[in-house]
């Protein structure tokens, strides 16, 4: 100088005008009250993902006497952090890179079940399509030998039957170890050596696992993000969780006062009936329901206000313990809480980036990514113009 692997970080900056949200201090104001509001001054006011809502907790509120069992649902190597996780940290295995490095849903297949498309002869204690193949049967051919001339033995040789084999071929993601020799009618772990494999004394490591004398003699295909088996975890619902204050108006319960007209019954308290007044649909007539008023206090909901709701597994900088995740300890700093939902708008100046112009200094135009709190936090994914910084690999040059 190029290519790269891996962590960390910023994610426009300053000033001015002028709106809004919280927040405090003053004055005013509305509201029966809970409690709001308006004016002017002073502080503050999005994120590294505030997203997705996926995982683990806090916090509320309901269930719930203990223990087990079963069912569902989750997790999955070993260790360690953690409040807790399916997070993270350091190993171990197995895989890919030349390498920095990087990926794994990484228990269990010698309990049981299942399942293995197509293709193939055959998919699990299997098979025999093509091929090899000796004896043994049948059948021909040559030759040799015997002959009673009809034939009949033998060797070798070819088809053919009945068998045997699994080395090649050939299917397939996988065909029931592999190379070589011996062996055989052909073969074939049938044998034997080396490797694979399985079992392991014994060593090292907390562990996952790693090494290994020997042993055995080819058994033990794959799949568990298929049932299924182990080992642990796991009560529901979620801030529209809840909790407080509290209005009109109905209807509810107590007190206390007052109590229309007629008839009838009763001693009275009072009951019954008709008027009366209310609704039932607009209205007459019918019809049907329901009805003493007033005022005081109680209590439950609703309208409506407040709370929860910002000091918290908190940031941030020194220090010690650890490889690290992380925990102790000192100091130091308060840092959005809104409720149809603010956090915006506009100049300037510089800054980044793209385009033109120019030789060049520069000038001119246009543009700052993903995105947006809503009950709080750990994590995880996912999105993101543009930049920065540390380490480390490779490879090519000089010195």
């Nucleotide at each position: 100088u190029c290519a790269g692997a891996c962590g960390g970080c910023c994610g426009g900056a300053u000033g001015g005008c002028u709106g809004c949200g919280c927040u405090u201090g003053a004055a005013c104001g509305g509201g029966c009250a809970a409690c709001c509001g308006u004016u002017c001054g002073g502080g503050u006011g999005a994120g590294g993902a505030a997203a997705g809502u996926c995982c683990g907790g806090g916090c509320u509120c309901c269930a719930c006497g203990g223990a087990g069992a079963c069912a569902c649902g989750g997790u999955g190597c070993c260790g360690g952090c953690u409040a807790a996780c399916g997070g993270c940290c350091g190993g171990c295995g197995g895989g890919g890179g030349c390498g920095a490095c990087c990926c794994c849903a990484g228990g269990g297949a010698a309990a049981g079940u299942g399942c293995c498309a197509c293709a193939g002869a055959g998919a699990a204690g299997a098979g025999a399509c093509c091929g090899c193949c000796a004896a043994c049967c049948c059948g021909g051919u040559u030759c040799g030998c015997c002959u009673u001339c009809g034939g009949g033995c033998g060797c070798a040789u070819c088809g053919g039957g009945c068998g045997g084999c699994a080395a090649g071929g050939g299917u397939g993601a996988a065909a029931c170890g592999g190379u070589g020799g011996g062996g055989u009618a052909a073969g074939a772990g049938c044998c034997c050596a080396c490797c694979g494999c399985g079992c392991g004394a014994c060593c090292g490591g907390c562990a996952a696992c790693g090494g290994a004398a020997g042993c055995g003699g080819c058994a033990c295909g794959g799949u568990a993000a298929a049932c299924c088996c182990c080992a642990c975890c796991g009560g529901g619902a979620g801030c529209a969780a809840g909790a407080c204050c509290a209005a009109a108006u109905a209807g509810g319960g107590g007190u206390g006062g007052c109590a229309u007209g007629c008839c009838g019954g009763g001693c009275a308290a009072c009951c019954g009936g008709c008027a009366g007044g209310c609704g039932c649909g607009u209205u007459u007539c019918c019809g049907c329901g329901c009805u003493g008023c007033c005022a005081c206090c109680c209590g439950g909901g609703u309208c409506g206000g407040u709370c929860g709701c910002g000091c918290g597994a908190g940031g941030c900088g020194c220090u010690c313990g650890g490889c690290a995740a992380c925990g102790g300890g000192c100091g130091u700093c308060c840092c959005a809480g809104a409720g149809g939902a603010a956090u915006g708008g506009c100049c300037a100046u510089c800054u980044c980036c793209c385009g033109c112009c120019g030789a060049a200094a520069g000038g001119c135009g246009g543009g700052g990514a993903c995105a947006g709190a809503a009950c709080c936090c750990g994590g995880c994914u996912u999105a993101c113009a543009g930049g920065c910084c540390g380490u480390c690999u490779g490879a090519u040059c000089c010195u």